[in-house]
RNA sequence: UGGGGGAUCGUCUAAUGGCAGGACACAUGUUUUUGGUACAUGGAAUCGGGGUUCAACUCCCUGUCCCCCAG
Numbered sequence: 001u002g003g004g005g006g007a008u009c010g011u012c013u014a015a016u017g018g019c020a021g022g023a024c025a026c027a028u029g030u031u032u033u034u035g036g037u038a039c040a041u042g043g044a045a046u047c048g049g050g051g052u053u054c055a056a057c058u059c060c061c062u063g064u065c066c067c068c069c070a071g
Stems, first nucleotide, its partner, number of pairs: 001070007010024004018054001026042005047063005
């Protein structure tokens, strides 16, 4: 430099263009003499900018960063 893939709660990981979910972690409560376990409840995210669309994590353009291949 060229080609390909990727970026989603604190972490990991889903999501045919149609309510952004789950696990762990965290907070509160129940249970327990206490802690832990178990159970219930809750908060928490789509890499930045623009476009298409009634509607975008998803499609298009562009930027940043990471990985792989080639030189």
Transfer RNA from a Fidelibacterota bacterium, 71 nucleotides, folded computationally. Rfam family: tRNA. It is annotated as a transfer RNA. Its family is annotated with triplet codon-amino acid adaptor activity in the Gene Ontology. About the family: Transfer RNA (tRNA) molecules are approximately 80 nucleotides in length. NCBI's taxonomy places the organism under Bacteria, Pseudomonadati, Fidelibacterota.